[in-house]
RNA sequence: AAUUCGCCCUUAGAGUUUGCUUCUGGCUCAGGACGAACGCUGGCGGCGUGCCUAACACAUGCAAGUCGAGCGGAGACAUUGGAGAGCUUGCUCUUAGAUGUUUUAGCGGCGGACGGGUGAGUAACGCGUGAGCAAUCUGUCCUGUACAGGGGGAUAACAACUGGAAACAGUUGCUAAUACCGCAUGAGACCACAAGGCCGCAUGGUCAAGGGGUCAAAGGAGAAAUCCGGUAUAGGGUGAGCUCGCGUCUGAUUAGAUAGUUGGUGAGGUAACGGCCCACCAAGUCAACGAUCAGUAGCCGACCUGAGAGGGUGAUCGGCCACAUUGGAACUGAGACACGGUCCAAACUCCUACGGGAGGCAGCAGUGGGGAAUAUUGGGCAAUGGGCGAAAGCCUGACCCAGCAACGCCGCGUGAGGGAAGAAGGUUUUCGGAUUGUAAACCUCUGUCCUUGGUGACGAAGGAAGUGACGGUAGCCAAGGAGGAAGCCCCGGCUAACUACGUGCCAGCAGCCGCGGUAAUACGUAGGGGGCAAGCGUUGUCCGGAAUGAUUGGGCGUAAAGGGCGCGUAGGCGGCCGUUUAAGUCUGGAGUGAAAGUCCUUCUUUCAAGGAGGGAAUUGCUUUGGAUACUGGACGGCUUGAGUGCAGGAGAGGUAAGUGGAAUUCCCAGUGUAGCGGUGAAAUGCGUAGAGAUUGGGAGGAACACCAGUGGCGAAGGCGACUUACUGGACUGUAACUGACGCUGAGGCGCGAAAGUGUGGGGAGCAAACAGGAUUAGAUACCCUGGUAGUCCACACUGUAAACGAUGAAUGCAAGGUGUAGGAGGUAUCGGCCCCUUUUGUGCGCCAGUUAGCGCAUUAAGUAUUCCACCUGGGGAGUACGCCCGCAAGGUUGAAACUCAAAGGAAUUGACGGGGGCCCGCACAAGCAGUGGAUUAUGUGGUUUAAUUCGACGCAACGCGAAGAACCUUACCAGGACUUGACAUCCAACUAACGAAGUAGAGAUACAUUAGGUGCCCUUCGGGGAAAGUUGAGACAGGUGGUGCAUGGUUGUCGUCAGCUCGUGUCGUGAGAUGUUGGGUUAAGUCCCGCAACGAGCGCAACCCUUGCCUUUAGUUGCCAUCAUUAAGUUGGGCACUCUAAAGGGACUGCCUGUGACAAGCAGGAGGAAGGUGGGGAUGACGUCAAGUCCUCAUGGCCCUUACGGGCCGGGCUACACACGUACUACAAUGGCGAACACAGAGGGAAGCUUACCUGAGAGGGUUGGCGGAUCCUAUAAAAGUCGUCUCAGUUCGGAUUGCACUCUGCAACUCGAGUGCAUGAAGUUGGAAUCGCUAGUAAUCGCGGAUCAGCAGGUCGCGGUGAAUACGAUCCCGGGCCUUGUACACACCGCCCGUCA
Repeated sequence: AAUUCGCCCUUAGAGUUUGCUUCUGGCUCAGGACGAACGCUGGCGGCGUGCCUAACACAUGCAAGUCGAGCGGAGACAUUGGAGAGCUUGCUCUUAGAUGUUUUAGCGGCGGACGGGUGAGUAACGCGUGAGCAAUCUGUCCUGUACAGGGGGAUAACAACUGGAAACAGUUGCUAAUACCGCAUGAGACCACAAGGCCGCAUGGUCAAGGGGUCAAAGGAGAAAUCCGGUAUAGGGUGAGCUCGCGUCUGAUUAGAUAGUUGGUGAGGUAACGGCCCACCAAGUCAACGAUCAGUAGCCGACCUGAGAGGGUGAUCGGCCACAUUGGAACUGAGACACGGUCCAAACUCCUACGGGAGGCAGCAGUGGGGAAUAUUGGGCAAUGGGCGAAAGCCUGACCCAGCAACGCCGCGUGAGGGAAGAAGGUUUUCGGAUUGUAAACCUCUGUCCUUGGUGACGAAGGAAGUGACGGUAGCCAAGGAGGAAGCCCCGGCUAACUACGUGCCAGCAGCCGCGGUAAUACGUAGGGGGCAAGCGUUGUCCGGAAUGAUUGGGCGUAAAGGGCGCGUAGGCGGCCGUUUAAGUCUGGAGUGAAAGUCCUUCUUUCAAGGAGGGAAUUGCUUUGGAUACUGGACGGCUUGAGUGCAGGAGAGGUAAGUGGAAUUCCCAGUGUAGCGGUGAAAUGCGUAGAGAUUGGGAGGAACACCAGUGGCGAAGGCGACUUACUGGACUGUAACUGACGCUGAGGCGCGAAAGUGUGGGGAGCAAACAGGAUUAGAUACCCUGGUAGUCCACACUGUAAACGAUGAAUGCAAGGUGUAGGAGGUAUCGGCCCCUUUUGUGCGCCAGUUAGCGCAUUAAGUAUUCCACCUGGGGAGUACGCCCGCAAGGUUGAAACUCAAAGGAAUUGACGGGGGCCCGCACAAGCAGUGGAUUAUGUGGUUUAAUUCGACGCAACGCGAAGAACCUUACCAGGACUUGACAUCCAACUAACGAAGUAGAGAUACAUUAGGUGCCCUUCGGGGAAAGUUGAGACAGGUGGUGCAUGGUUGUCGUCAGCUCGUGUCGUGAGAUGUUGGGUUAAGUCCCGCAACGAGCGCAACCCUUGCCUUUAGUUGCCAUCAUUAAGUUGGGCACUCUAAAGGGACUGCCUGUGACAAGCAGGAGGAAGGUGGGGAUGACGUCAAGUCCUCAUGGCCCUUACGGGCCGGGCUACACACGUACUACAAUGGCGAACACAGAGGGAAGCUUACCUGAGAGGGUUGGCGGAUCCUAUAAAAGUCGUCUCAGUUCGGAUUGCACUCUGCAACUCGAGUGCAUGAAGUUGGAAUCGCUAGUAAUCGCGGAUCAGCAGGUCGCGGUGAAUACGAUCCCGGGCCUUGUACACACCGCCCGUCA
């Protein structure tokens, strides 16, 4: 210190369903680990680890031998020596023997049962743990006791012979032992008997006098001492065997299994118990607490993970088991049914002379094969350990080492310090810079690893000597030189880290969400950055996160989930008091829980990994002592739980029999006549053969109006006329009886709507199927006319429903209020009400509490307890298969493959609804005039074309951009030309600029000449400068090229609709709500009142312009009442009036009456020029439509650059079978034509408006004058009104088209302008379906003016003249506002989504 107690510490989440929120719920990620594999990369060392697959097959070598001190031989060497032979008489050879050393085939002993390998089998006493053997054995070892006397017969080796290819075998003969066998001895052991004693745990065990039976032995070495052995026996030790308690995977879609099976008796067998085996007898034994069967698997210490509880695993190390090619068997032995023994069978391989033999790597290496994948045919017995031996020693692929592999863990290095010109290069850029980056270069150092040389261990221990595979290794010393040593993954979020280019829903990425369709931080590359590092990523597997199987630690009204309901078995749980016991429980002791590992601590390798010592822990099991509150067991008592009795009342509770009236239908008869019936409208159908209607009579079946009620009864399903019989349950009162008899309830049994099935009845109405008629695009439907099963009864079956309160049963507790049904009590009056208390049922509303919310709330979904059922993402699927049930239909039970990242609950805000309420708008209705028919104009589509430039497309494109295309415009087409460019800036050179004429050409332009002309400022007179032009080079210009879905700006639209929001507060877990809703009112979120809201902002209104009345000021170009004058306000005069243009006033529901709530307001009235916003305009909230516009302009990317730029000529935008939109003119008499004649407003005018006069028939032309305008001109307004004519016709309507002749503008009217005159005289006689505008000075109608513009208006923008009709109303169509409701929609109904087919 670990341990215990307290403190402390530990225990982390994130992404993804939605428009948003919250919950449920799955999927995914971040962590750790590995005997790993793969990809890229790779310097060193230490310690470990390394066929997870084919228990597949194996070449070769090695892995178990040893003992000569057990034995007989044989051999070698040395010494000695006898005999013989040869002879060169001292040599050679042969040979018997002895001694010593040594080798060892055989006999014999011990060991090959250990060590080493593997995990096939095994779900088992196999393993773990704890006990037991009074039911056992144990070689070698230790201790003790006793003993070893004397004999015998064989047999290998060997020899001879024989067989065989071989392996090997046979016959005969010889020989030894610590080989084998009798005999003797018997301390002792064993067996049967046996007086007695003691003990235990059931069978039993033990001691034992006594006599009886059986049973031993081996020698060797040594000179000896002695040592090593031998035999018997006892004890110990070690090892083994057997038995038992508990624990030990999945499946019930495996429910019954079992005949040696279960037990007994007897015999056999074993070391030992036992059906272990056998004979006989009995019929048992196991099983829902899961037998049997099937699948999978060696078990454990431990390892990984986890906060823990758990979950997963069973490599290396250690314990046990099993196996040794497959299956079987025994022998030997202390021990085996034996990995490197035997026998048999099988498969395979090899040898063979074909007769027959040999073999077993799951020992160490190694080979082939399999596989994603796993090493050397190495060294040594030096150490540790094992076998044999007296020992030396021999053997030992056990072991110790080395080799290979980043396979894992740990350590070290790849340099350190200084160094800003912030170098070059790279990347990027807003072109300024930023970044890579002190990084490099450069300077000064160091030497770990490395290289070379030198030195050089520990490991070696017991008395000495000797002995090292590793290994000349580790370590140490010296020298050398920054030299040789960095990669991998990632950078959208989760998740640390961003830019550029390329690509363009392609290529690709991806763990989940997802990224990529031309500006990709998500693909690929680069630069930069982040992380880890000799590794880094990926894949696979396990745990974690996952409280996502929940003991710790979940749920079941609506998210998945309460059985349809009851009775009840096993089981679980159980009221009060007392005694006892001590099983559970608590506590102390003892044994065990191997070692290693984990944790703590100390030491050690320079650190670490690793190693060594000590401790803690091992949560368990067994045993024993104690405690006794609680639970359990036993016993005794109690009455409150439960039940019984007695007295009552209520009820569509059930079963059976009988009875009744109303109605429908049918039949008969009467009256009676043409329809009935049915529907949105019809038809099918019925009816002159008499229907329907009506009256009377009859038949038959089914159901029971009113009463009738969120009333009653029942367990649920369910039960409704009346009477009777039988019968179940609940309730109230009482407190006589029993005395916990209770609750729940897996299996089981019973009940169980409707439809359906079987058999037999019945059948009025209704009515699946079916038929016909309608509807419809179709209509196998909804509607109609018919109509069969069925509906009804009896008896059987089925066994399911949204069988729902989507809420299991039981019990206790915890606020009140109110209604209703049944009962009891009190009070009251006594007659019933009323009132109070209590109880049972059935409802409502609400507090606490609870809930994700909705909601529930004494009838809980609150709070607790007990028991049962059920759930674990969506789909596949309540499907398939199997069993069971059923006559069938079908029901109960009930998966998987595959697939998705969601599916879902509740609530919120919108949007939507052929939902509801309120309200508004020329929205409808009521009217007026049109469009749609004709001709023409104009725009669009389409077609055509070299081009018919482009854009705009429901409202909200289409007389729109275009307020005006002959050229230009012009963007399009063809042709012929240009390339620093038509235009801008910079640089250089030259020159003032400018400018005329000639030739060619369609022109742009080209060529050749130059007449004229010389400017401004400074000056030292050389020149320089400003500005301009020309030429040249390149930067660049240029683009009406693309993208309005990259944008700014601007515009349309909903809509001049009344809305859109915020701050603070409050409510809600939250999104959000409130305010803004409600009652009134308004044109209005306008105002008033109320209100958990109080205030505020953008919108509304007002302020602005114009018009309508008045006043004041002013009086020319305006005006003229009075005076004068004229042809004329022409002039004098005047400024009263009109008018002009400036400033004011005026209108505010201010006043009155009524109404309303005493408010806001509304209705009416007065006054007033005007009355409730007086009329008109400008003014357009938050936002919607990726609405329109890159061709007004601006602008980011992209694209073109002798062209997609710029210039010229000509053409085109003006085409024309056709279709549509918008307009003009008409179709005529409310009119046309002719004549004379009246009254405006608002504008415009100098390259202009143009008078007057002349001229022309006219458009026009000529001349002249006025006016930059209240002065002049444009400029006659027209319709109206008056007179005349036409008389209903394709016309005296209508004017298209065409011909001729002209005018004007303009370089130029052919394509392609407008106008004039004459002539021509088309369609058209009021317009189908459909559809537009307008509510008052409006519609309709009439003309006038402006912009654009050389010229060109029927368009457009303005102006005035004349001047109506109608609005009952809120049903319907369209659009909009507010409230509310439903929703599976949110790209928001042009939504979502189902089925079929491709």